The RNA shown here (transfer RNA) has 76 nucleotides and comes from Methanopyrus kandleri.
NCBI's taxonomy places the organism under Archaea, Methanobacteriati, Methanopyrales, Methanopyraceae, Methanopyrus.
The same sequence occurs in records of 2 taxa.
Its mean pLDDT, the model's own confidence on a scale to 100, is 81.
The RNAcentral record of the sequence draws on ENA and GtRNAdb.
It matches the Rfam family "tRNA". Rfam links the family to the GO term triplet codon-amino acid adaptor activity. The family's RNA type in Rfam is transfer RNA.

RNA sequence: GCCGCGGCAGCUCAGUAGGUAGAGCGCGGGACUGUUAAUCCCGUGGUCCCCGGUUCAAGUCCGGGCCGCGGCGCCA
Repeated sequence: GCCGCGGCAGCUCAGUAGGUAGAGCGCGGGACUGUUAAUCCCGUGGUCCCCGGUUCAAGUCCGGGCCGCGGCGCCA
RNA backbone atom coordinates (compact mmCIF):
# COMPACT_ATOMS: atom_id res chain seq x y z
C1' G A 1 0.00 0.00 0.00
C1' C A 2 -4.16 -3.65 -1.28
C1' C A 3 -8.21 -6.97 0.32
C1' G A 4 -11.72 -8.90 4.01
C1' C A 5 -14.37 -8.47 8.68
C1' G A 6 -15.82 -5.35 12.59
C1' G A 7 -17.21 -0.31 15.37
C1' C A 8 -25.04 -0.21 18.36
C1' A A 9 -26.63 0.46 26.36
C1' G A 10 -21.47 0.22 31.69
C1' C A 11 -19.90 -5.11 29.35
C1' U A 12 -20.87 -9.24 25.52
C1' C A 13 -23.53 -8.93 21.31
C1' A A 14 -28.52 -9.21 18.10
C1' G A 15 -30.95 -6.08 14.62
C1' U A 16 -30.83 -6.88 5.35
C1' A A 17 -36.52 -6.32 1.58
C1' G A 18 -34.99 1.55 4.88
C1' G A 19 -40.48 2.57 8.69
C1' U A 20 -41.10 4.17 17.03
C1' A A 21 -33.61 0.66 18.61
C1' G A 22 -33.41 -4.97 21.39
C1' A A 23 -31.51 -9.41 24.44
C1' G A 24 -28.36 -11.37 28.18
C1' C A 25 -25.23 -9.72 32.01
C1' G A 26 -24.79 -5.42 35.18
C1' C A 27 -27.02 -1.58 38.23
C1' G A 28 -31.42 0.30 41.61
C1' G A 29 -35.87 -1.26 44.32
C1' G A 30 -39.04 -5.20 46.10
C1' A A 31 -40.72 -10.47 47.23
C1' C A 32 -38.78 -14.85 49.40
C1' U A 33 -35.04 -16.30 53.48
C1' G A 34 -32.95 -16.67 60.53
C1' U A 35 -28.77 -14.15 57.23
C1' U A 36 -26.39 -14.41 52.61
C1' A A 37 -26.67 -16.76 47.93
C1' A A 38 -30.01 -18.58 44.42
C1' U A 39 -34.83 -17.72 42.33
C1' C A 40 -38.93 -14.48 41.02
C1' C A 41 -41.19 -9.41 40.11
C1' C A 42 -40.69 -4.15 38.90
C1' G A 43 -37.48 -0.39 37.27
C1' U A 44 -32.89 1.59 34.80
C1' G A 45 -30.61 2.12 30.34
C1' G A 46 -28.41 4.71 23.77
C1' U A 47 -25.60 11.78 19.78
C1' C A 48 -26.26 3.26 16.68
C1' C A 49 -17.43 5.72 15.58
C1' C A 50 -17.17 10.76 12.67
C1' C A 51 -18.51 14.01 8.28
C1' G A 52 -21.34 14.42 3.94
C1' G A 53 -25.11 12.34 0.28
C1' U A 54 -29.79 9.69 -1.32
C1' U A 55 -34.89 9.43 0.70
C1' C A 56 -41.11 11.50 3.12
C1' A A 57 -38.05 8.33 6.36
C1' A A 58 -31.14 5.75 7.31
C1' G A 59 -28.21 1.51 12.66
C1' U A 60 -29.57 -0.42 7.73
C1' C A 61 -28.15 2.29 1.09
C1' C A 62 -23.91 5.53 -1.33
C1' G A 63 -19.11 8.56 -0.84
C1' G A 64 -15.00 10.13 2.29
C1' G A 65 -12.44 9.66 6.92
C1' C A 66 -10.81 7.41 11.88
C1' C A 67 -9.98 3.10 15.03
C1' G A 68 -9.49 -2.47 15.93
C1' C A 69 -8.61 -7.56 14.12
C1' G A 70 -7.05 -10.89 10.15
C1' G A 71 -4.73 -11.92 5.33
C1' C A 72 -1.53 -10.49 1.14
C1' G A 73 2.22 -7.54 -0.79
C1' C A 74 6.29 -3.91 -0.83
C1' C A 75 11.22 -2.08 1.11
C1' A A 76 17.66 -1.64 -0.95